[in-house]
Context: one part of a larger RNA
Molecule: large-subunit ribosomal RNA, domain I
Organism: Deltaproteobacteria bacterium
RNA sequence: GGCGUACGGUGGAUGCCUUGGCACCAGGAGGCGAUGAAAGGCGUGGUAGGCUGCGAUAAGCUCCGGUGAGCUGCCUAACGAGCUUCGACCCGGAGAUUCCUGAAUGGGGCAACCCAUCCCGCAGAAAGCGGGAUACUCCAAUCUGAAUACAUAGGAUUGGAGGGCGAACAGGGGGAACUGAAACAUCUAAGUACCCCUAGGAAGAGAAAGCAAUAGCGAUUCCCAAAGUAGCGGCGAGCGAAAUGGGAACAGCCCAAACCGAAUGCGUGUUCAAGCCCGUAGGUGUUGCGUAUUCGGGGUUGUGGGGUCAGACCGGAGGAGGCUACGGACUCCUCGAGAAGUUACCAAGCCGUUUCAUAGUCGAAGUCGUUGGAAAACGAGGCCAUAGAGGGUGAUAGCCCCGUAGGCGAAAUGAAACGGUCUUCUUGGGUCUGGUUCCCGAGUACCACGGGACACGUGAAACCCUGUGGGAAGCUGGAAGGACCAUCUUCCAAGGCUAAAUACUCCCUGGUGACCGAUAGUGGACCAGUACCGUGAGGGAAAGGUGAAAAGAACCCCGGUGAGGGGAGUGAAAUAGUACCUGAAACCGUACGCUU
Numbered sequence: 001g002g003c004g005u006a007c008g009g010u011g012g013a014u015g016c017c018u019u020g021g022c023a024c025c026a027g028g029a030g031g032c033g034a035u036g037a038a039a040g041g042c043g044u045g046g047u048a049g050g051c052u053g054c055g056a057u058a059a060g061c062u063c064c065g066g067u068g069a070g071c072u073g074c075c076u077a078a079c080g081a082g083c084u085u086c087g088a089c090c091c092g093g094a095g096a097u098u099c100c101u102g103a104a105u106g107g108g109g110c111a112a113c114c115c116a117u118c119c120c121g122c123a124g125a126a127a128g129c130g131g132g133a134u135a136c137u138c139c140a141a142u143c144u145g146a147a148u149a150c151a152u153a154g155g156a157u158u159g160g161a162g163g164g165c166g167a168a169c170a171g172g173g174g175g176a177a178c179u180g181a182a183a184c185a186u187c188u189a190a191g192u193a194c195c196c197c198u199a200g201g202a203a204g205a206g207a208a209a210g211c212a213a214u215a216g217c218g219a220u221u222c223c224c225a226a227a228g229u230a231g232c233g234g235c236g237a238g239c240g241a242a243a244u245g246g247g248a249a250c251a252g253c254c255c256a257a258a259c260c261g262a263a264u265g266c267g268u269g270u271u272c273a274a275g276c277c278c279g280u281a282g283g284u285g286u287u288g289c290g291u292a293u294u295c296g297g298g299g300u301u302g303u304g305g306g307g308u309c310a311g312a313c314c315g316g317a318g319g320a321g322g323c324u325a326c327g328g329a330c331u332c333c334u335c336g337a338g339a340a341g342u343u344a345c346c347a348a349g350c351c352g353u354u355u356c357a358u359a360g361u362c363g364a365a366g367u368c369g370u371u372g373g374a375a376a377a378c379g380a381g382g383c384c385a386u387a388g389a390g391g392g393u394g395a396u397a398g399c400c401c402c403g404u405a406g407g408c409g410a411a412a413u414g415a416a417a418c419g420g421u422c423u424u425c426u427u428g429g430g431u432c433u434g435g436u437u438c439c440c441g442a443g444u445a446c447c448a449c450g451g452g453a454c455a456c457g458u459g460a461a462a463c464c465c466u467g468u469g470g471g472a473a474g475c476u477g478g479a480a481g482g483a484c485c486a487u488c489u490u491c492c493a494a495g496g497c498u499a500a501a502u503a504c505u506c507c508c509u510g511g512u513g514a515c516c517g518a519u520a521g522u523g524g525a526c527c528a529g530u531a532c533c534g535u536g537a538g539g540g541a542a543a544g545g546u547g548a549a550a551a552g553a554a555c556c557c558c559g560g561u562g563a564g565g566g567g568a569g570u571g572a573a574a575u576a577g578u579a580c581c582u583g584a585a586a587c588c589g590u591a592c593g594c595u596u
Stems, first nucleotide, its partner, number of pairs: 001595009015581001016545002020516002022513007029505002031165002039101003042055003046079002049075003061095006070083003106115003116134007136162009169200001170198005180187001184234001210217002221248005231239002252497003255441001259297010275284002277328006302475001304440003307436008316335006336427006349421010360408003367380004382399002384388001390402003446470007456482001477492005532539002552580001555567004
């Protein structure tokens, strides 16, 4: 030196554990913000470093409920001082306060700082202190107001709104490359990633100028099938429908226009003309007519619809109206009757009841013995069960504790449903027949060129969108049915609204797991987006476990008034001693044996 055995050291694998994660299900919520958010800075405790809470009223203040004996948050004890059955602490609801920064908004600024103006108050003018106002953009109203007479631009004031943040989902505007094609250019990746705008609890879409095919359907959305089919495609790689069938959910409506009425502006008009609801008579006559705008009525469709004119039939009551009188007709208002309703179709609330949410509350049934440090184990022999889910308790507990099954409960705030009040609509018009041809969305449809989008790459390329140019018809009209034409069929563009079925989860509550168990599971079980790194954008850790209970080792000894250790003591155990469960291996020793 090597090998072996034994005992240690070191080390922190393994086993066991779980406070933390992951995935999903159900319900809720789906926003917060100039009444100053999100996020922070700085403060705030008797002693106070950090976390948490809170804001100069500062681990808190007030009120209303719940609970009921202790309390002054956590790491974290201790001391001190207090509070509390006159109900503290704690839990829930509603308020008050809420420094400074931050959209940050009086001005500035290197965020958490600096400097103002005006008005009001305090004292007494100033200085000082306190309160309020003072950003920008848009909208509305009012007051003003140039060049320039009216006016307009502009200005001022007041009121309202916006601004910023937020995980995904949604619509829209832009929009890659790697990659694949075994290279690469059309193509693909992909309208993906990413950027921007905007909104909602969903968004978008949506009541046929649709599909279809000789038969029919009847808004949209989502799912399953059709189908990896028909097709598209350097016919490569790849891309990839629809009809139709089956389901989920269902809901339909409003304008524009014709026509009528009113108001206002402009034009025209004085012949007592036209007009003033009609007839007769009188009266009046900047009334009328045309045009433009606004408002009200009317009207909304494709077996075309509507307007208007005439006729027929049906229709509650009362009152009022027009230049006057009579007769007729008409319009408006009120009551009655009927219907509907706050998601569209028309629109704002209030009250009550019930249910739910935000604190809670009641809640059955066990003893003895044995082992043990400890009983929930074992033995004996009972009980409850609408409760034998689960967790805890010194080992494995239906009956010890918290709970569980099943009941009960809200002063306050919120949500939903229902009812009432209320509101709106209809009745005031409707139906039919006939005439009339007044209206039915125009720089639109469509065409050409250039693009895009449709599963569809220009192709025979329809349909849809539109940058440039041209440019209709108007119901005897127009569009579509995959070039185009005819026949036939279907539909009515160029205006708008619309719940549900669908997508998502930053967040709250409950639950589940052939999910993880500390190199796993979130990056983060632990004071983690921390320490640390980087000028910065940004990157980004390691780190859990004494014991049932600190009973965390009084006292003695060695030692530097050490570190550490030896006794003693605690404990079931100290080779469980805060470097603490178990404690593998590498690695390092001590003793003995063998061997060189």